This is a predicted structure of a 1480-nucleotide RNA (small-subunit ribosomal RNA) from a metagenome. Model confidence (mean pLDDT): 85 of 100. It matches the Rfam family "Bacterial small subunit ribosomal RNA". Gene Ontology terms of the family: ribosome and structural constituent of ribosome. The sequence is in RNAcentral, with records from SILVA.
RNA sequence: AGAGUUUGAUCCUGGCUCAGAAUGAACGCUGGCGGCAUGGAUUAGGCAUGCAAGUCGAACGGUGAGGCCCCGCAAGGGGCCGAUCAGUGGCGAAAGGGUGAGUAACACGUGAGCAAUCUGCCCUCGAGAUCGGGAUAGCCCCGGGAAACUGGGAUUAAUACCGGAUGUGGUUACCGGUCGCAUGGCCGGUGUACUGAAGGCGCAAGCCGCUCGAGGAUGAGCUCGCGUCCGAUUAGCUAGUUGGCGGGGUCACGGCCCACCAAGGCUGAGAUCGGUAGGUGGUCUGAGAGGAUGGUCACCCACACUGGGACUGAGACACUGCCCAGACUCCUACGGGAGGCUGCAGUCGAGAAUCUUCCGCAAUGGGCGAAAGCCUGACGGAGCGAUGCCGCGUGAGGGAUGAAGGCCUUCGGGUUGUAAACCUCUGUCGCCCGGGACGAAACCAAUGACGGUACCGGGAGAGGAAGCUACGGCUAACUACGUGCCAGCAGCCGCGGUAAUACGUAGGUAGCAAGCGUUAUUCGGAUUUACUGGGCGUAAAGGGUCCGCAGGGGGCCUGCCAAGUCUGAUGUGAAAUACCACGGCUCAACUGUGGAACGGCAUUGGAAACUGGCGGGCUAGAGUGCAUGAGGGGUGAGCAGAAUUCCUGGUGUAGCGGUGGAAUGCGUAGAUAUCAGGAGGAAUACCGAUGGCGAAGGCGGCUCACUGGCAUGCAACUGACCCUCAGGGACGAAAGCGUGGGUAGCAGACAGGAUUAGAUACCCUGGUAGUCCACGCUGUAAACGGUGUACACUAGAUGUGGGUGGUCCUUUUGGUCCCAUCCGUGUCCAAGCUAACGCGUUAAGUGUACCGCCUGGGGACUACGGCCGCAAGUUUAAAACUCAAAGGAAUUGACGGGGGCCCGCACAAGCGGUGGAGUAUGUGGCUUAAUUCGAGGCAACGCGAAGAACCUUACCUGGGCUUGACAUAUACCUGACGGGGUGUGAAAGCAUCCUUUCCUUCGGGACGGGUAUACAGGUGCUGCAUGGCUGUCGUCAGCUCGUGUCGUGAGAUGUUCGGUUAAGUCCGGCAACGAGCGCAACCCGUACUGUCAGUUGCGACCAGGUGAAGCUGAGCACUCUGGCGGGACUGCCCGUGUUAAGCGGGAGGAAGGCGCGGAUGACGUCAAGUCAGUAUGGCCCUUACGUCCAGGGCUGCACACGUACUACAAUGGGCGGUACAGUGGGAAGCAAUACCGCGAGGUGGAGCAAAUCCUCAAAACCGCCCCCAGUUCAGAUUGCAGUCUGCAACUCGACUGCAUGAAGCCGGAAUCGCUAGUAAAGGCGUAUCAGCAACGACGCCUUGAAUACGUUCCCGGGCCUUGUACACACCGCCCGUCACAUCAUGGAAGCCGGUUGCACCCGACACUUCCGAUCCAACCCGCAAGGGAGGUAGGAAACUAAGGUGUGCCCGGUAACUGGGAUGAAGUCGAAACAAGGUA
Repeated sequence: AGAGUUUGAUCCUGGCUCAGAAUGAACGCUGGCGGCAUGGAUUAGGCAUGCAAGUCGAACGGUGAGGCCCCGCAAGGGGCCGAUCAGUGGCGAAAGGGUGAGUAACACGUGAGCAAUCUGCCCUCGAGAUCGGGAUAGCCCCGGGAAACUGGGAUUAAUACCGGAUGUGGUUACCGGUCGCAUGGCCGGUGUACUGAAGGCGCAAGCCGCUCGAGGAUGAGCUCGCGUCCGAUUAGCUAGUUGGCGGGGUCACGGCCCACCAAGGCUGAGAUCGGUAGGUGGUCUGAGAGGAUGGUCACCCACACUGGGACUGAGACACUGCCCAGACUCCUACGGGAGGCUGCAGUCGAGAAUCUUCCGCAAUGGGCGAAAGCCUGACGGAGCGAUGCCGCGUGAGGGAUGAAGGCCUUCGGGUUGUAAACCUCUGUCGCCCGGGACGAAACCAAUGACGGUACCGGGAGAGGAAGCUACGGCUAACUACGUGCCAGCAGCCGCGGUAAUACGUAGGUAGCAAGCGUUAUUCGGAUUUACUGGGCGUAAAGGGUCCGCAGGGGGCCUGCCAAGUCUGAUGUGAAAUACCACGGCUCAACUGUGGAACGGCAUUGGAAACUGGCGGGCUAGAGUGCAUGAGGGGUGAGCAGAAUUCCUGGUGUAGCGGUGGAAUGCGUAGAUAUCAGGAGGAAUACCGAUGGCGAAGGCGGCUCACUGGCAUGCAACUGACCCUCAGGGACGAAAGCGUGGGUAGCAGACAGGAUUAGAUACCCUGGUAGUCCACGCUGUAAACGGUGUACACUAGAUGUGGGUGGUCCUUUUGGUCCCAUCCGUGUCCAAGCUAACGCGUUAAGUGUACCGCCUGGGGACUACGGCCGCAAGUUUAAAACUCAAAGGAAUUGACGGGGGCCCGCACAAGCGGUGGAGUAUGUGGCUUAAUUCGAGGCAACGCGAAGAACCUUACCUGGGCUUGACAUAUACCUGACGGGGUGUGAAAGCAUCCUUUCCUUCGGGACGGGUAUACAGGUGCUGCAUGGCUGUCGUCAGCUCGUGUCGUGAGAUGUUCGGUUAAGUCCGGCAACGAGCGCAACCCGUACUGUCAGUUGCGACCAGGUGAAGCUGAGCACUCUGGCGGGACUGCCCGUGUUAAGCGGGAGGAAGGCGCGGAUGACGUCAAGUCAGUAUGGCCCUUACGUCCAGGGCUGCACACGUACUACAAUGGGCGGUACAGUGGGAAGCAAUACCGCGAGGUGGAGCAAAUCCUCAAAACCGCCCCCAGUUCAGAUUGCAGUCUGCAACUCGACUGCAUGAAGCCGGAAUCGCUAGUAAAGGCGUAUCAGCAACGACGCCUUGAAUACGUUCCCGGGCCUUGUACACACCGCCCGUCACAUCAUGGAAGCCGGUUGCACCCGACACUUCCGAUCCAACCCGCAAGGGAGGUAGGAAACUAAGGUGUGCCCGGUAACUGGGAUGAAGUCGAAACAAGGUA
């Protein structure tokens, strides 16, 4: 510090996710030791048991175990000390300890104030402590009760209680001084009244107490400034409320409380209400700013079963006190009682989850005590838990045959791996033995829970001690097997459908390590709420527009102030934490000491630039004035012409209208058309514009009236009066609503006609609301420049509207061009900005001020609630749930029922076919035991197959074989192999008989057979694992690269453009310049020719010769054959074109513009085809999915399709005659002459391994017949008889002869081929092959046309351009209803629960007040009785907890039914959007 993920790729926006750190954690696997920390986060749920607050006998009366002393013989008596125990009394119990329920508050933090206060114990100072009195617990006696407990009587003490005295003082009244921020404080003086005490111990000294007062310290109380969570879908709240006067109350101020008076107080700087929450120091994270958090430690607060209350006290409204009410638990004799672990342990429950019912007061601290001491679950320790942090160990060195084993393997090896073994060592931790602390401080002594611990010494022995996670990318680390969209993984992207580095296992590797992973949560990354530090034209985002209060901001000069600001000082900012330095535990964690810091607050001194405040001035902002000007700015009234429609009349006749084409509709009752007249409503052609005005919406005939704004010029006036604007107000298209008018045209709804599969649409004919007017509502629009308002600054060019000045013309009114300038409105471009597109003085540039708005997509311009509205609806505006994207701009493709240019037998123009018939052949389907398999639009279908009767053959049935039909190797046995025979059998096979080797170094070998083992074999699967080959686009003209340049980039440029070409062919231009694969050429054939050669070819001359013939000699001229050459290149001429490339025409030439034909197939596409041609990975079979054999099948037939042949006839058929080819083939072959047969063919065999021999045309031409018919056409089918091949023609061959003589008379929709030696027609040859289903395929020659205006259309293709929501690329993408399933949610009669308001009822305890006839020792009067004062039981009143009743608000749950939403596999219906998406 970043990374992954939207795309084919790119840049941007934007969300999601990851890597880091952290935790009071939990879970899974694993687990050696120690130190230091830490541990009920959930039910503030309930609790058994024990302990957690006592102490003092030196306050008191008693008790009196035990001991001592004295007297006494003893019994016993006296005295003293004294453990213990309950009580009276004192102090403590308000601390310490726990928890975080409540609390949004002066609760907390921070800083101040109290002149409005208190403070036990402690310290200092001053002054005192005298005289009396009556009770009461205990104890004793008598009662009640189960118990808890309690009643009565008698008696008694005090540092308990009461009265009097004493007054330094205090309180109180007044005066003086002094001080202060107001009330007032402090000091002094004078006077009246009131106001205090307790003793104990000690021989004593004295000590500890007690009372009054002053001061201090500590602690507490109260008040104030500032800070302190979320919600406005909570906007108004408040009657003790706000203030005053007087009183009460309190330690103290105060509506704290009360009576009276006034009517205030709080709130947009967020009152009230609702939700949530203890606050802080700090902690975690972060670069910081921030964000999150508040466990342990420390400070403060609150609470103590729930609610209320007071008492005591210095202090409480009191955790282990009291009273009352309630819930719960327990005891009970049923009458009544007891209790409160949110103290330490522990238990149950709930939960993912949190410990010992331990030791000790030795230390530190606390309470009491004079002290000894007692108490102390505070605390100090130990225990449990890897919960965290830190440290240590599980060994170290050597050791290669790189052992074995494992795993992988290309079988060579690699890896685990110096790892182990083995050798040499060491001894941490643990174990054993011995020693053994600090912590203890104090005058001596005593005192250690931890602990026989830490630590030290010795000993034995490598011995007891390693796991977890990951390994597709992010992210370090890879292979094998298993599995086969299954099982599973997954943080995101995503893996898994038979070769998974992603699942599971193994080996290996990586990371961390006594831990490792997972889950949860927080911060970070996230500049993804942006203060630091973001945005708003198109990605989310500018309010529809203007006015404007509050608020925010604000021109120049100057004086003062000092609030902000800056600076110095002082106080505070607890400690701990964090940081720095130095120390202590062996180190570290941990911890000690010191420092700095604590960003803050307060007080005070100073400065005066800036902001602010107050005062004075200025004119550049703003406004006023005067002059001029333009304008569909607004409102009202009036007027005008054209057109549509309607009405009346005339003319006139059969149609009109409408459409892609029609129909509905109108019209013989006279339409449309046309003429005249009239009515009525709405809108204002031309001008008109890219132009004007207005804040926006918007505004358009003309005239008048009223009226708003703007621009320019002048510079007279005011003197900052300004800008922006939450809330608020006004305006606000169309549609819509209300009331009343109006209605010509147009036109939702609606009706009809068409279209269509349907057509609730598009088109047509009608047509009502509405559109118009008045008044009132509505308040929204793609209200858009998708761009808030204002001001300033920053190059230009060029239009246009309005003004002013100048120049020029003109006598003026005025006018044209030009120049300058101001305002408006457009276009193009610079800098700059921008993701890009683009913007660019009219900014989206550079700045300032203010407002509005945004924060992933969907859900959702929604629900609920509120405001508004007559309604429609508007406005404000969520959540659950769900996805990993949704988007913007640009790029390359592809596509378009987008455009342009161009090409092709693509169409058109022609010729001939197919589709109809019969047959052949292939395919589908059906059938079958099998009908083997493959090929499937073009680019499968006379295709693989250039030959299925057996074989082929892969299929079926049946019969056999098992190292095999075939290959290699080894070991053993054997001698054959071959030939012949027998039995069985369909054959194969099985069984069996006879005959019969070679070489040799004598071991054996060659060859063959058998047995055994490795293995063979498979046309079994996967062409979607592959190689190779092939098809297709397409012989289309394209496909790319290097360097350079442009662009952030994908990419572009080049390759586009202007011409041209068959061509990315060439030329020109150009930020490109070159190059490669393609094109062309080079190659073959063909057309002309030269030359060479001359047999098997040829035949001119010469000669011979025949019935004839190159038949023979001789020859190579010609033809021909086949080698080598020539020839054609737009070379020449004219024109055209850009002086080019080229094109048009011409000459010459056998051939002319690629002469013609072939071979040749770029980058790539179709997971195209082929595992059955061969090869080949993987998988599968192995007495069978291998192999042999016989028979069958591949030929099966209601049917459908493709490809062909033959025809339907006279351009023909039949018969007879007569011509003319070329490619080829031939030895298990081609076969002549000859003979036989009607013929297929047979007999026979000359010649020929071939320019030599054999095979070698038909149409054509000549003549005759047929005469338009199912025929003298056509030949299917069938019968009979044959021929040939072959082991064999039944299934299932071809051919021949005779006989038979079917359909068919030119073929619907549709569709194919062909542009010249082509189509069409005619025959011939060859491969395969015994033969042949060949009418197929591949070739050859013969005869030999027609047509092309042209590129609108169909199909395919190329280039450029355009749109795109497509990129699996239009066979794309994608929308909505319906149906089904699941999920969350809204509404809903009601039902249930919670919080709370208001009204009323009831009302405990306690406090206060009043009464107080009951009762009462202290004081007073009195001799006494008695009375008084004072108190008290009891009563009343006010207040009040809990409870009750009624009625509301709010929140939550549930609910028949219901609404939409989301998601889901291949469901249904349509086809709305994306291309002009087929109606933009």